Small-subunit ribosomal RNA, central domain from an uncultured bacterium, 350 nucleotides, folded computationally.

Context: one part of a larger RNA
RNA sequence: UUGGGCGUAAAGAGAACGUAGGCGGUUUGCCAAGUUUGAUCUUAAAGACCGGGGCUUAACUCCGGGAGUGGAUCGAAAACUGGCAGACUAGAGGACGUCAGAGGAAAGUGGAAUUCCCAGUGUAGCGGUGAAAUGCGUAGAUAUUGGGAGGAACACCAGUGGCGAAAGCGACUUUCUGGGACGUUCCUGACGCUGAGGUUCGAAAGCUCGGGGAGCAAACAGGAUUAGAUACCCUGGUAGUCCGAGCCGUAAACGAUGGAUACUAGGUGUCAUGGGUAUCAACCCCCGUGGUGCCGUAGCUAACGCGUUAAGUAUCCCGCCUGGGGAGUACGGUCGCAAGACUGAAACUC
Numbered sequence: 001u002u003g004g005g006c007g008u009a010a011a012g013a014g015a016a017c018g019u020a021g022g023c024g025g026u027u028u029g030c031c032a033a034g035u036u037u038g039a040u041c042u043u044a045a046a047g048a049c050c051g052g053g054g055c056u057u058a059a060c061u062c063c064g065g066g067a068g069u070g071g072a073u074c075g076a077a078a079a080c081u082g083g084c085a086g087a088c089u090a091g092a093g094g095a096c097g098u099c100a101g102a103g104g105a106a107a108g109u110g111g112a113a114u115u116c117c118c119a120g121u122g123u124a125g126c127g128g129u130g131a132a133a134u135g136c137g138u139a140g141a142u143a144u145u146g147g148g149a150g151g152a153a154c155a156c157c158a159g160u161g162g163c164g165a166a167a168g169c170g171a172c173u174u175u176c177u178g179g180g181a182c183g184u185u186c187c188u189g190a191c192g193c194u195g196a197g198g199u200u201c202g203a204a205a206g207c208u209c210g211g212g213g214a215g216c217a218a219a220c221a222g223g224a225u226u227a228g229a230u231a232c233c234c235u236g237g238u239a240g241u242c243c244g245a246g247c248c249g250u251a252a253a254c255g256a257u258g259g260a261u262a263c264u265a266g267g268u269g270u271c272a273u274g275g276g277u278a279u280c281a282a283c284c285c286c287c288g289u290g291g292u293g294c295c296g297u298a299g300c301u302a303a304c305g306c307g308u309u310a311a312g313u314a315u316c317c318c319g320c321c322u323g324g325g326g327a328g329u330a331c332g333g334u335c336g337c338a339a340g341a342c343u344g345a346a347a348c349u350c
Base pairs, nucleotide, nucleotide: 004321005320006319007304008303012318014201015200016199017198021194022193023192025088026087027086028085029084030083031082033081034080035077036076037075038074039073040072041071042070049065050064051063052062053061054060091191092188093187094186095184096183097182098181099180103177104176105175106174107173108172109171110154115149116148117147118146119145120144121143125136126135162169163168206247207246208245209244210243211242215241216240220236221235222234223233258317259316260315261314262313263312266295267294268293269292270291271290272289273288274287275286276285299306300305323350324349325348332343333342334341335340
């Protein structure tokens, strides 16, 4: 390479947008590039194949015949692919109406709690642990009451509940703003899917500058434990955690499961929404659409399990894998302030 694969064995890029490219709904006409088909030319000879001949045979050799993939030219066909022109509405999008939501950004506000400060009451302990000690406290602690400061996080509601592409999002109010669902069937008329490069977003930690700093807490110090204890436990405690601006670009970034479309038993929760039934009304009940769970049929799977939210049956596009170690290392390159990230071998060895 041909293949076979990618939930857990190696393998789905962290996610999205999108360029080139690949692929693409129904229908009519035309073209004839692909496609199918005919003829002609070419495809040297030798060789190979078939039929004969010659050396005693064979090998060898001579003669004749046919074939051959590919290429070119000229014609033919028009189903499919493609191109051009026209039409359509089931894909896609828009309009209108209704609706849910921790979706995003900014500003403001609130209460509980911790800590600290001031004042009052009050007196000898507090704290901590398996037990202790370090620590705090007669310079009045802990406890308790009142007042104040400041920072961070938002109990209950809260839910295999919601929203978001993912990362993620949870007090309240206002402003700005993105996406989605359902319904009407009004409009556009294939405008679609995927997406190499590319661009943007991207937890935590970390980095730069400037703020902030209550609690927590790497490092660090002390007390314990222990044979030792550079730990687990305790008392402290600095970066950091928070905010603004800018980097970094990684995670078990997980559903360890790429995206899109179609098809293939059901049952049962729940969220949003529409209709029906019922009712004074709301529930209940029945039917539908979209999400989110559980169980399960066929089927799939090495098994576990998956099972209309597929890991089933198919199609399209992208990414990735190809024995273990060496190694996500070395070298080179690109990016970064750095840390490092991305790309990514070989010798050798089993």

Its Rfam family is "Bacterial small subunit ribosomal RNA".